[in-house]
Context: one part of a larger RNA
RNA sequence: GGCACGAGGUGAAUGCCUUGGCUCCAGAAGUCGAUGAAGGACGUAGUAAGUUGCGAUAAGCCGCGGGGAGCGACAAACACGCGCUGAUCCGUGGAUUUCCGAAUGGGGAAACCCGGCCAAUCAUGGUCGAUGUCAUGUGAAUUCAUAGCAUGGCAUCGGGACACCCGCUGAAGUGAAACAUCUCAGUAAGCGGAGGAAAAGAAAUCAAAGAGAUUCCGUAAGUAGUGGCGAGCGAAAGCGGAACAGCCUAAACCAAGGGAGUUUACUCCUUUGGGGUUGUGGGACCUCCACAUAGGUACGACCAAGAGAAGCUAAUCAGUUUGGAAAACUGAACCAGAGAGGGUGAUAGUCCCGUGAGUGUAAUUGAGGAAGUUCUAGAGGUAUCCCGAGUAAUGCGGGACACGUGAAACCCUGCAUGAAUCCAGGCGGACCACCGUCUAAGGCUAAAUACUAACUGGAGACCGAUAGUGAACAAGUACCGUGAGGGAAAGGUGAAAAGGACCCCUGCUAGGGGAGUUUAAAGUUCCUGAAACCCCGUGCCU
Numbered sequence: 001g002g003c004a005c006g007a008g009g010u011g012a013a014u015g016c017c018u019u020g021g022c023u024c025c026a027g028a029a030g031u032c033g034a035u036g037a038a039g040g041a042c043g044u045a046g047u048a049a050g051u052u053g054c055g056a057u058a059a060g061c062c063g064c065g066g067g068g069a070g071c072g073a074c075a076a077a078c079a080c081g082c083g084c085u086g087a088u089c090c091g092u093g094g095a096u097u098u099c100c101g102a103a104u105g106g107g108g109a110a111a112c113c114c115g116g117c118c119a120a121u122c123a124u125g126g127u128c129g130a131u132g133u134c135a136u137g138u139g140a141a142u143u144c145a146u147a148g149c150a151u152g153g154c155a156u157c158g159g160g161a162c163a164c165c166c167g168c169u170g171a172a173g174u175g176a177a178a179c180a181u182c183u184c185a186g187u188a189a190g191c192g193g194a195g196g197a198a199a200a201g202a203a204a205u206c207a208a209a210g211a212g213a214u215u216c217c218g219u220a221a222g223u224a225g226u227g228g229c230g231a232g233c234g235a236a237a238g239c240g241g242a243a244c245a246g247c248c249u250a251a252a253c254c255a256a257g258g259g260a261g262u263u264u265a266c267u268c269c270u271u272u273g274g275g276g277u278u279g280u281g282g283g284a285c286c287u288c289c290a291c292a293u294a295g296g297u298a299c300g301a302c303c304a305a306g307a308g309a310a311g312c313u314a315a316u317c318a319g320u321u322u323g324g325a326a327a328a329c330u331g332a333a334c335c336a337g338a339g340a341g342g343g344u345g346a347u348a349g350u351c352c353c354g355u356g357a358g359u360g361u362a363a364u365u366g367a368g369g370a371a372g373u374u375c376u377a378g379a380g381g382u383a384u385c386c387c388g389a390g391u392a393a394u395g396c397g398g399g400a401c402a403c404g405u406g407a408a409a410c411c412c413u414g415c416a417u418g419a420a421u422c423c424a425g426g427c428g429g430a431c432c433a434c435c436g437u438c439u440a441a442g443g444c445u446a447a448a449u450a451c452u453a454a455c456u457g458g459a460g461a462c463c464g465a466u467a468g469u470g471a472a473c474a475a476g477u478a479c480c481g482u483g484a485g486g487g488a489a490a491g492g493u494g495a496a497a498a499g500g501a502c503c504c505c506u507g508c509u510a511g512g513g514g515a516g517u518u519u520a521a522a523g524u525u526c527c528u529g530a531a532a533c534c535c536c537g538u539g540c541c542u
Stems, first nucleotide, its partner, number of pairs: 001541006008534002015527001016492002020463002022460006029452002031159002039100003042055003046078002050074002061094006070082003105114003115128005129157010164195001165193005175182001179228001205211002215242005225233002246444003249388001253274010279422001281387004285381004294376003299372001302369002306365002311359002316332004321328001333350002335339001341353003393417007403429001424439005479486002499526001502514004
């Protein structure tokens, strides 16, 4: 020096564990904010750095309900207190709630600086934003007026769940095996707006037998079409289902109030009320006639089953067994609408928490009921009036329709022209005729549909600390970056701290040796404790 074996050290794999994650299902819910939100800064405990809670009333204050012996958060310790005159704790309602932040008196480099007015006792308290709208007052150029200004009432502003919905703006990588029309795609992204859903919606629709608002699913169908007829794009009717619900206005006409013009009884304008609401055309107008003690209603005082808080709620003992410990074993019992699960010194239906079935109630919610509110009939006549105008339509330019200008209808509209009122008008894919069908240019409308941040409950041939969330731990922390942003590592003594009194060596260190605790040192670097690597001992070889 090598090899082998043995004993240690270092090291952390492995095994076991789980406080944390992941995925899915169901329920319920879907908003918070000028009464100042979300999110923060700074404070706040006897001692208090962090987290949590709270706000100068500051780990808290006051009611009501529950609960019943301990309590003063994580989190020990000392000190000091509170509690059966019911604390701590749980539920619910209220009070307080600094400063910043939409931030709103002005400013500002957020958590700071500087004001005005009112009240007041010195302390201190209140108030002062913009925009929109309504009302009142005031009031220029300019007489009336208007603009403007002032005051008051009401509303809005910001956040979120990177979701869902509607609207506006709107790409490119890509595909076409290049590329320009085309595609990707009206997608991504940006902006605005709303709701628990949104949007759409009661035919100027489809169809060609007729159907009868909208939405969603299946099918029709990768069909008909469209397309440098390339790549691609791609319907609709109908049929089968889910869910079903229909209404209100404008106008004609009448009445009242106000104003203007003419002229003394008319016309016009305007406000309010009545009337009226449709396609077998309807209504006004004129003449009849009926009722509602009925039927409907998406509004609704009030009533109300139920839901809904903390809670309450069965049954086991023994041992000369084993053991540190009994829930194990043995023996004998019991409960069970409860033998789900978890904990307890090993494996417990009957020890503890729970579990099953019931019970319990405030706030709140609430199927349903309901006074009320509100709506609702028919016949005939006449042919005088009305039936949504810069609209329909046309031309030009675009867009959108599955449809790229095409034979291109229908729909939307930037520019220019510009109708008709039922003997009317739109549509039925150029256009015309016949036929059919509907009634635009005002508005509202549940359900079936989309989504899931937060809440409640449950499940897993999901993970088990290099896994599973980035995060089982003071984690979006430490740390990095001017900043946008990036972003870790790190779990396990033991049943219980019983966390090693006391003695010895030494420097009142560390460490070690005894002693003691414990089933066991498992000794805080602590369960198990592999390998690499290091050292020591023994044997053999050189």